[in-house]
RNA sequence: CACUCAUCGAGACCGGCUGAGGGAUAAGGCCCUUGGAAGCCGGGGCAACCGCCAGGUUUAACCAUCCUGGAAAGGUGCCAACUCCUGCGACGGGUUACCGUCGACAGAUGAGCG
Repeated sequence: CACUCAUCGAGACCGGCUGAGGGAUAAGGCCCUUGGAAGCCGGGGCAACCGCCAGGUUUAACCAUCCUGGAAAGGUGCCAACUCCUGCGACGGGUUACCGUCGACAGAUGAGCG
């Protein structure tokens, strides 16, 4: 970096350094930010994807698979706003301003694979 699968309305902040931007992406909107953005470092926390444990499923028996539950010392991840919202398509509503639902695309994270 490509591909596959799963999830994405919940949850979780302090200190130090630094100093102007930031919210993935083109655009629009809306927001955060000198009462300190992003980044880095330290500590803390959240969650439970992998791994771990137990039970079930299955089996002649194991293994594997799948399901349920548990713990949080391991590998990641995350700690404003639904993935901040919209953009493309379908459907529904409508006072024709718009509003809602679903899907696609894109993206994020994990696991697998090349």